[in-house]
């Protein structure tokens, strides 16, 4: 250099083109407790970036960035 794959809350991980983008841990509030831990209830928090296709895109297509594998 070429080909292929990947990028989703702070971390990990789901999501067959129509959802309020889900779950676990962490975090915050409340309850419980003499206090803490554990436990219960609730909250906030995410589609790498830019275009295109479509009535509708995390999902399909193109480009860019980053990472990985293979190959020269």
């Nucleotide at each position: 250099g070429g080909u292929u794959c990947g990028u989703u809350c702070g971390a990990a991980u789901a999501u067959u083109g129509g959802u309020u983008a889900g779950u676990u841990c962490a975090u915050c509030g409340c309850c419980c407790u003499c206090u803490c831990a554990a436990g219960g209830c609730g909250g906030a928090g995410a589609g790498a970036c830019g275009g295109g296709u479509u009535c509708g895109a995390c999902u399909c297509c193109c480009g860019u960035a980053c990472g990985a594998a293979c190959u020269a």

Description:
The RNA shown here (transfer RNA) has 72 nucleotides and comes from a Spirochaetales bacterium. Lineage of the source: Bacteria > Pseudomonadati > Spirochaetota > Spirochaetia > Spirochaetales. The prediction has a mean pLDDT of 80. Rfam family: tRNA. From the family's description: Transfer RNA (tRNA) molecules are approximately 80 nucleotides in length. Rfam classes the family as a transfer RNA.